[in-house]
RNA sequence: AUCCCCGUAGCGCAAUGGAUAGUGCGUUGAACUUCUAAUCCAAAGAUCGUGGGUUCGAAUUCCACCUGGGAUG
Numbered sequence: 001a002u003c004c005c006c007g008u009a010g011c012g013c014a015a016u017g018g019a020u021a022g023u024g025c026g027u028u029g030a031a032c033u034u035c036u037a038a039u040c041c042a043a044a045g046a047u048c049g050u051g052g053g054u055u056c057g058a059a060u061u062c063c064a065c066c067u068g069g070g071a072u073g
Stems, first nucleotide, its partner, number of pairs: 001072005007066001010025004018056001027043003031039001049065005
């Protein structure tokens, strides 16, 4: 330099263009227990990497850029 992949909650990951963006772990509260652990119930927590375009509608599609990883020379 060219090409490929990844970027979503504190962490690991989901989510055919139809929207109140989910799941597990973790956190907080309550139940249970003599106490803890375990179990069970609930809650909080995300400007979906950034900016623009397409569309009635974008996490999802297109373009550029940024971060991380890889291939080739």
Transfer RNA from Trichonephila inaurata madagascariensis, 73 nucleotides, folded computationally. Rfam family: tRNA. By type it is a transfer RNA. The prediction has a mean pLDDT of 81.